This is a predicted structure of a 91-nucleotide RNA (Glycine riboswitch aptamer) from Nocardioides sp. TF02-7. The organism belongs to Nocardioides, within Bacteria. It was read from a public genome assembly, where an Rfam model found it. The coordinates come from a structure-prediction model, not an experiment, and the mean pLDDT is 82.

C1' cells in the first nucleotide's frame, strides 16, 4: 500500500429527425415567419408499459410528454470503455 459502489477530469465509441416554403441577407447550411418531425442535454409526468417486491402505496426508467433543445457540417448528446485523480468503507 484497501475492492465494489459513488464523483470529477482526460481520451475513444456514440442515435434520431425538413441542408422544407416564403422572405432577408454578407447569397453562409446565417436571421425571420409558416408548417412537419427527433429526442439519448436538461425539464415534467406516473396516464400507459416496464423495473424495483406477490399485491396495495410508493419510486424510477434508454417509459412518456415535447416545455427546453435538436432536424446538412460542426458543436452538443444519455449512455459505455479505459486511464487518472478524489471521497467513503467491507476486508
Nucleotide at each position: 500500500a484497501g475492492a465494489u459502489c459513488c464523483c470529477g477530469c482526460a481520451c475513444g465509441g456514440g442515435a434520431g429527425a425538413g441542408u422544407c416554403a416564403g422572405g432577408g441577407c454578407c447569397c453562409g447550411a446565417c436571421c425571420c415567419u409558416g408548417c412537419g418531425c427527433c429526442g439519448a442535454a436538461g425539464g415534467g409526468g406516473c396516464a400507459a408499459u416496464u423495473c424495483c417486491u406477490c399485491c396495495c402505496c410508493g419510486g424510477a426508467a434508454c417509459c412518456u410528454c415535447u416545455c427546453a433543445g435538436g432536424c446538412g457540417c460542426c458543436c452538443g448528446g444519455a449512455c459505455c470503455g479505459u486511464g487518472c485523480g478524489g471521497a467513503c468503507c467491507a476486508g